The prediction has a mean pLDDT of 83. Small-subunit ribosomal RNA from an uncultured bacterium, 1516 nucleotides, folded computationally. It matches the Rfam family "Bacterial small subunit ribosomal RNA". Rfam links the family to the GO terms ribosome and structural constituent of ribosome.

RNA sequence: AGAGUUUGAUCCUGGCUCAGAUUGAACGCUGGCGGCAUGCUUUACACAUGCAAGUCGGACGGCAGCGGGGUAGUGCUUGCACUACUGCCGGCGAGUGGCGAACGGGUGAGUAACAUAUCGGAACGUACCGAGCAGUGGGGGAUAACUAAUCGAAAGAUUAGCUAAUACCGCAUAUAUUCUGAGGAAGAAAGCAGGGGACCUUUGGGCCUUGCGCUGUUUGAGCGGCCGAUAUCUGAUUAGCUGGUUGGUAGGGUAAAGGCCUACCAAGGCGACGAUCUGUAGCUGGUCUGAGAGGACGACCAGCCACACUGGGACUGAGACACGGCCCAGACUCCUACGGGAGGCAGCAGUGGGGAAUUUUGGACAAUGGGCGCAAGCCUGAUCCAGCAAUGCCGCGUGUGUGAUGAAGGCCUUCGGGUUGUAAAGCACUUUUGGCGGGAACGAAAAGGACUGUGCCAAUACCACGGUUCGAUGACGGUACCCGCAGAAUAAGCACCGGCUAACUACGUGCCAGCAGCCGCGGUAAUACGUAGGGUGCGAGGCGUUGUCCGGAAUUACUGGGCGUAAAGAGCUCGUAGGUGGUUUGUUGCGUCGUCUGUGAAAUUCCGGGGCUUAACUUCGGGGUGGCAGGCGAUACGGGCAUAACUAGAGUGCUGUAGGGGAGACUGGAAUUCCUGGUGUAGCGGUGGAAUGCGCAGAUAUCAGGAGGAACACCGAUGGCGAAGGCAGGUCUCUGGGCAGUAACUGACGCUGAGGAGCGAAAGCAUGGGGAGCGAACAGGAUUAGAUACCCUGGUAGUCCAUGCUGUAAACGGUGGGCGUUAGGUGUGGGGACCGGUUUGGUUUUCUGUGCCGUAGCUAACGCAUUAAGCGCCCCCGCCUGGGGGAGUACGGCCGCAAGGCUAAAACUCAAAGGAAUUGACGGGGGCCCGCACAAGCGGCGGAGCAUGUGGAUUAAUUCGAUGCAACGCGAAGAACCUUACCUGGGUUUGACAUGCACCAAGACGGUUGUAGAGAUACGUACCUCCCUUUGUGGUUGGUGUGCAGGUGGUGCAUGGUUGUCGUCAGCUCGUGUCGUGAGAUGUUGGGUUAAGUCCCGCAACGAGCGCAACCCUUGUCUUAUGUUGCCAGCACUUUGGGUGGGGACUCAUGAGAGACUGCCGGGGUUAACUCGGAGGAAGGUGGGGAUGACGUCAAAUCAUCAUGCCCUUUAUGCCCAGGGCUUCACACAUGCUACAAUGGUUAGUACAACGCGCGGCAAACCUGUGAGGGUGAGCGAAUCGCUGAAAGCUAAUCUCAGUUCGGAUUGGGGUCUGCAACUCGACCCCAUGAAGUCGGAGUCGCUAGUAAUCGCAGAUCAGCAAUGCUGCGGUGAAUACGUUCCCGGGCCUUGUACACACCGCCCGUCACGUCAUGAAAGUUAGUAACACCCGAAGCCCAUGGCCUAACCACCGUUUGGUGGGGGGAGUGGUCGAAGGUGGGAUUGGCGAUUGGGACGAAGUCGUAACAAGGUAACC
Repeated sequence: AGAGUUUGAUCCUGGCUCAGAUUGAACGCUGGCGGCAUGCUUUACACAUGCAAGUCGGACGGCAGCGGGGUAGUGCUUGCACUACUGCCGGCGAGUGGCGAACGGGUGAGUAACAUAUCGGAACGUACCGAGCAGUGGGGGAUAACUAAUCGAAAGAUUAGCUAAUACCGCAUAUAUUCUGAGGAAGAAAGCAGGGGACCUUUGGGCCUUGCGCUGUUUGAGCGGCCGAUAUCUGAUUAGCUGGUUGGUAGGGUAAAGGCCUACCAAGGCGACGAUCUGUAGCUGGUCUGAGAGGACGACCAGCCACACUGGGACUGAGACACGGCCCAGACUCCUACGGGAGGCAGCAGUGGGGAAUUUUGGACAAUGGGCGCAAGCCUGAUCCAGCAAUGCCGCGUGUGUGAUGAAGGCCUUCGGGUUGUAAAGCACUUUUGGCGGGAACGAAAAGGACUGUGCCAAUACCACGGUUCGAUGACGGUACCCGCAGAAUAAGCACCGGCUAACUACGUGCCAGCAGCCGCGGUAAUACGUAGGGUGCGAGGCGUUGUCCGGAAUUACUGGGCGUAAAGAGCUCGUAGGUGGUUUGUUGCGUCGUCUGUGAAAUUCCGGGGCUUAACUUCGGGGUGGCAGGCGAUACGGGCAUAACUAGAGUGCUGUAGGGGAGACUGGAAUUCCUGGUGUAGCGGUGGAAUGCGCAGAUAUCAGGAGGAACACCGAUGGCGAAGGCAGGUCUCUGGGCAGUAACUGACGCUGAGGAGCGAAAGCAUGGGGAGCGAACAGGAUUAGAUACCCUGGUAGUCCAUGCUGUAAACGGUGGGCGUUAGGUGUGGGGACCGGUUUGGUUUUCUGUGCCGUAGCUAACGCAUUAAGCGCCCCCGCCUGGGGGAGUACGGCCGCAAGGCUAAAACUCAAAGGAAUUGACGGGGGCCCGCACAAGCGGCGGAGCAUGUGGAUUAAUUCGAUGCAACGCGAAGAACCUUACCUGGGUUUGACAUGCACCAAGACGGUUGUAGAGAUACGUACCUCCCUUUGUGGUUGGUGUGCAGGUGGUGCAUGGUUGUCGUCAGCUCGUGUCGUGAGAUGUUGGGUUAAGUCCCGCAACGAGCGCAACCCUUGUCUUAUGUUGCCAGCACUUUGGGUGGGGACUCAUGAGAGACUGCCGGGGUUAACUCGGAGGAAGGUGGGGAUGACGUCAAAUCAUCAUGCCCUUUAUGCCCAGGGCUUCACACAUGCUACAAUGGUUAGUACAACGCGCGGCAAACCUGUGAGGGUGAGCGAAUCGCUGAAAGCUAAUCUCAGUUCGGAUUGGGGUCUGCAACUCGACCCCAUGAAGUCGGAGUCGCUAGUAAUCGCAGAUCAGCAAUGCUGCGGUGAAUACGUUCCCGGGCCUUGUACACACCGCCCGUCACGUCAUGAAAGUUAGUAACACCCGAAGCCCAUGGCCUAACCACCGUUUGGUGGGGGGAGUGGUCGAAGGUGGGAUUGGCGAUUGGGACGAAGUCGUAACAAGGUAACC
């Protein structure tokens, strides 16, 4: 630091996903040791049990229990035991009293605010602690414990009596303190302990002294209460909130300011800088992440706050409205004798429950800290330790070295080998950890004892402080650590291996099972599933998965984004708040800048040291802690002030000027329609074509007159005006703005503009008019499969006017407003200046509009470009929102008469949606061009019969393949058996065939031959009979066994090879260069031309390759060479046949050459390519024909030609045999043959070919048969002989238009040939029979010259043949092409595209089915927070007749008393007041018959709306 994913590919936009780090985690697999940390994130759910706050006898009365002493007694062993008494001592249960219990510990429910953080402030309190000053005198009355009695199950309670204090209460005193009317007044206390020389004594002590206390007060420190400023989450689909509310006065209250509370007065206070309300949440230091800025979090540790079953309340106290206190209410749990009581683990352990999930009912106060105490000490689940858990971080180990026959085994294999792999084994070492044995800590020093010094003191006691010395105390723990012993011994897993992302093979599976973070794998060769081998990663006690948060994400953009087309500029203007703002001077010092000070707790982080063997961890020092507050200083810039000044911005005035700018009134002509009248007659109208419609009751047409409404031709224009919407005949009135000039005036008055206000097309709504034309709805006619459309005929609202409403449009330049600035060129509207001037004018210039082109620059590209989409990080506003869909929808609110508008979500779902451009393909887009493509012709097919092939049906089987063109007389150039792959039946299993090994045999194999059988086969049959010589482990053959053979079994979608097709179409590419961010483009496009990307010219291209053409074969002409089997002009012979001699002239054959190249002439063309015409020539513009098939397309065809991977089969899917089938037949299709006749049939005669083929062959001649054929057989392995008489043609005769002398199917009979064999199932011959058919519907095929048409011939295959097929050959031999509009196919350019599997594409909506989430819904149910009223506990406060009452006061009486007063209390009443109740609203959630749309789904139904001109351009 990036990567994957939208596309055929590209760039961009944009989301989704991944790699990193993190964690109080959980889960899966695995698990050796240690150190340090951490451990209920969920139910602030409920809790059994134990412990967590006591202590002080030096405050007190005491003595229940323990120990000791004393006295008395008893037993007696003379020192023990027991009993009784005695608080005398050590001590001490319970109690009175003091201090503590408000700390420590837990939790995060509540809380969005003075709660926290930071910085400040003034009107306060403070027990214990430190310091100062002053005191500590003298009295009094009670009460608990206890005793007695009583009630109760218990908890507990009541009555009577006794007693003490550092408990309680007066009095005295009063430095300081408080109050004050300044005179005065008020107001305290307590003792206890140690020691002691005099003196006193009631022997208790007083007294002195010391220590600890006590009282008053001042002060300090620390702590706490209060106030302020700033900061601290979300929602506006929460916009208004507030009655003690805001302030004042007076009073009360508090430790203290204050509406904190009360009375009165005033009417304020808060709020778009977000009040109120809702939701969520403890805050911070910090933690995690990040480069940072930020974002998320707030476990552990530390500070603060809040809470303690839920709600309320006070008491005590220095401090609480109190976790282990009290009272009340509520819920829950427990005990109960049913009367009544008890309780609060969010302390430590622990239990249940919840949950994915979180530990021991441990040890110790040894240390640190806390409470009490003079102290010893006691208490302390704070704390320190241990236990459990890989929960995290850190460290160590599971060995080290050597070791190649590269062992065995595993896996793979091209069978050679490779790999696991120096890995193992083996050899030599080491001993961490673990095990055993031994030693053994630091943490411990205070305290205490002794000695001693100083202080205090009357004192060498005591006490305090210091020094020296002695010396107790360890939970952890016999732990860390150290030493010794034996022994490689006790210790490796997890995930992954398609890309991202490091790491690949085999087998299994077969869209199954499964995987998956995203893209995506799996349908028989899966590096993606599962397993194995191998590898990679972590690497280390872990590794992976899941969840969380940050990052990547510049994907909320302050740093650091955008808005023409991707999401995004409000329809437009005015304008409030706000933001922002020209020039000069002075001042201020708010912002800003500098420096200093305080604070910013510690811990954390960073740097440098130290301590644990290291590290984690810990400790010390330093840095830092972006802030806040204060002091001093600076004053450029921004702000304030001077209501200073200026004129360049802005505005006003004046002079001109253009205009469909706006409103109102009046008015004009053309046209349509209607009405009236005239002329006139049969149609009009309308369409692609028609019909509906109108018309003989007189239309249309035409003329004249009239009515009425709406719109304004020409001018008219990328021309004008307006903010936008928009504005068009003419005239008048009123009125807004612009522009130019001038420079008189104002003096920054400016810009933008959240809310707000106004304007705002069309359609629509309301009321009233108006209504010619047009025209939703509607009706009819057409079209159509349908046609609720497009087309036609009609036609209502509406369109028009007035007045209101609506408030939206693709309201678009898809481009907010304003200012400044940055090359030009060329139009046009409106002004001005200058020049020329009589005018038309101008290479002149300026301002302002409106267009086009274009530089820099910008942009993803397209494009924009002084009218910016450039630049000024210019100013202000709006918007995007943060992917697409759901949805501009639901709910809520506001607006509207309604229609509807504005604002505006979520669940769910997909991995894309999208922009621009590129290459193709496609278009019922365009242009150019070609082709038997159409047209022009000739002949067919489609109808008949038959042949052949196919489909279908049938069958035991009808073997298999080929299926639009490009399957169907195709594979098959030939199915009776064979072929043959199919079926039935019979047989066989190393096999019909190949090869290796082992064993056996050699009378083997083979031939001859017999029996059974359908045959294969089986059983026989000495009838004949092995080879080599290295004599064997040889060859050969047979048998047995084993490796294996075999397969026309599967997969042509695993393949090779071969082939078809587009198409013999003219195309397909490359190198270098250039252009483009790129895909790509250019070249290859353009102008001509060609059969051709053929050639020429031009050109950022220049060249090249595969194709085209040519080279090849054949044919057409000539020359030459050679003449046998060919030929025969001339010569000779002749049986008259080139037969023979001979010849090479000719034909012909075989070779070799020539020839044709637009070469020549003329016209056209660009002086070109080329084209047209001509000459010559056998042939003329590629002469004709063939071979030749570019890059590629169709997963085209073929596993059954062959080859081949994999799969399947192996007594069968192999092999052999017999018979059958491939030849079936209601039917359909394809390709042919023969015909339908006279251009013909029949009969007779007669003429002329070429290609080929022939020895198991072709076969002449002759004989024979009506014939197929038969007999015999010359010649010929063929330019010699044969097949071989070619036929159409020609000549002659006959038939005479008919189902015929056409046609020949079908059938009967008889034969011939081939062949083991013609039944299924051959061909041919003869006789007889004589079907359909009279030229073929829609439609469709071939052919452009030696072609079509027509005629026969040959060959392959082959015993024969179903061949009418196929491949060739020659004979005769036409017609037509104006032309490219149309059909089909193709090529090039261009255009559109939502297609790229590429139009057989894509894709929309309803309906039906299933699933999911959601809205509405009569209602129902649960909660929350307020409000009003009722009731009103505890409690504080207030009031209080009567009742009760020790201390003080007064009086009386005295024996303790009585009465009254003051004061206090119970009780009662009242204010406030929790819970509860009632009520109507608000708000949130659940359920809800039914209903609405939405999303998704393999596929279904109906149409075809969109994408091409998408077949009616699309869209708002």